[in-house]
Context: one part of a larger RNA
Molecule: large-subunit ribosomal RNA, domain IV
Organism: Oltmannsiellopsis viridis
Formats: sequence, C1' cells, structure tokens
RNA sequence: CUCUCUCUAAGGAACUCGGCAAAAUGGCCCCGUAACUUCGGGAGAAGGGGUGCCGUGCUUGCACGGUUGCAGUGACCAGGCCCAAGCGACUGUUUAUCAAAAACACAGGUCUCCGCUAAGUCGAAAGACGAUAUAUGGGGGCUGACGCCUGCCCAGUGCCGGAAGGUGAAGGAAGUUGGUUAUUACUUGUAAGAAGCUAACGACCGAAGCCCCGGUGAACGGCGGCCGUAACUCUGACGGUCCUAAGGUAGCGAAAUUCAUUGUCAAGUAAGUUUUGACCUGCACGAAAGGCGUAACGAUUUGGGCACUGUCUCGGAGAGAGACUCG
Repeated sequence: CUCUCUCUAAGGAACUCGGCAAAAUGGCCCCGUAACUUCGGGAGAAGGGGUGCCGUGCUUGCACGGUUGCAGUGACCAGGCCCAAGCGACUGUUUAUCAAAAACACAGGUCUCCGCUAAGUCGAAAGACGAUAUAUGGGGGCUGACGCCUGCCCAGUGCCGGAAGGUGAAGGAAGUUGGUUAUUACUUGUAAGAAGCUAACGACCGAAGCCCCGGUGAACGGCGGCCGUAACUCUGACGGUCCUAAGGUAGCGAAAUUCAUUGUCAAGUAAGUUUUGACCUGCACGAAAGGCGUAACGAUUUGGGCACUGUCUCGGAGAGAGACUCG
C1' cells in the first nucleotide's frame, strides 16, 4: 500500500451525476393513527410507552400481585419513515451470460371472420390440430382494471354490398378466304374445281376482375391559409377571401412530447438549467397506434424532508488476511 472488518472529537450530505456505500430502523405487548379511497384499504400509517426477576391464577401466554439500594451484562435474529409528481391499474412475464423496465402479458372493451366436412393452421398427400368443441363457441386485429368520455372527414387506399352500362380470357361459333383433288375442259400441260381433310380470319355468345354506383373510421389514414375589424392602447367575439374530403371538438399542455429555452410568474433554498403549481406563443398533444383522471400496488423514474451516519470537512487508531524483507 491492497482486501475484509471495528472504533472515531466537532460538524452531519458540506461528498457525489445521484445519500452510491455505510449508518440508522427492527421481535413481541399496550396506546394511538391523517389526507385520500374503488369503503376493501391507506395502516405495522405517523407518533408514543413497555420488555428483568419471583409468586399466584387460568383461557399456556396472558393477567394480577410482589420485588432495599447501587452498578453492570443484555448475543443471534430482526420494517427506515414522510411529502409531492411521472409511468404502468394490479399479482405475474422477459433479453440463460452487461437491460426486470414505463417493455410483454393481463382481466375488461371493441372490430372482424366462421353454421360445422366451420373459419384458421401444419402437411405435395394421407392425415392432424381447431374439438370428442358448435356463435354464452372458435380464429384474427387493435386497445388494456375502474371512472368520465371517445368529436369532424368516405376525396385517396382497403373492405363490404350492387348489378344497368363499358372493358373482358379460355371455350363455342354463323360466315369468309387459302391449300389439297375425285372430276371436267381443251391448246396434252395448263385451267377450272364438288365433297372431305386441313390452315388462317371471324360477326355473335362468353365469368370473375377493373371502370362504374353506394356503404364503411375502436378500417389504412387525414383533421388549413391570408386580410380587415371594438370610443387610449392591446386583443379580436365579428366580417371578407382562397383552398379542402374535412379543417383538431372535449380534455390536457415548456409535457417521457417545447426547438428557440435556464420561456414567464409563483412555491420551495441564503443561493434551484432539476422539482412543483399556473400561464398558452402546442417548432411538432389530442381522443381505443385511445384522451383525461384515479384508490391500491412497484428491487420503477424525478424533486423535497425527518432520522442516521467516516460519503465528506480530513483525517486518525486498531484487528485479521495479503503484498514486501529475511529464512
């Protein structure tokens, strides 16, 4: 010097990104216990007091009674608490081996598909799952307890429905044209040429789909600009105009979202880029990719306080084990 421990005057977070680590709390009994609340909780809230020994009683771990004074011991085990805010309702689950969380799941909500040889899934198939189930069932998507709610847009895309018209394949096919030649003609090697076969074209018939016509947002998604205006000023309830499918409603808002920004005001501190309450100028919140609240819960995140301490001012002393020297 390093590691693991013990103690430490005065102070008590001044340390530090941050009370990280340590200290402190601690069992049982009695008293007592707030806001809030889904009336269950919160709650071991908080905060106090007791704890020895002996005897008796019974309900066997409590009650009662007794115990001159002084001093000492009291091991192990064994909740820190409070206030305010964010997120997620909760118990659960997860990156075996750097992440346990605000991520996943969840009960609940909603949309959609499926009538059973179900939809869906695995498999060239047989077959199996779904299910020895049958719409109070099964599959898929989104949301995520509960409370109050969930606005406008169907122009685009998707899905559902429609079938008049347009387009529309294979296939069918009236018909047309060519090849071949039995035959005929005559100039005897040329012409014409039926049926059949064959090749090409082909009016017309011809489904879904698409075009088209409607519907549909807890489907994919989207939810404006400029100018003027009130008897100080400012602001603009009001008006004009352009564009759009429609121009963001309720609620919330410098937010896990705010760039400018340490916005401004207030609270807390002697001093506060963090925190809380407001404001609204929302660069770029917003309603099931849910919005806003919410008791309880959390090895969750943030700010503050009490208690406590070698975290620190600022070090010191000690024990054990290493390191080092000699052997």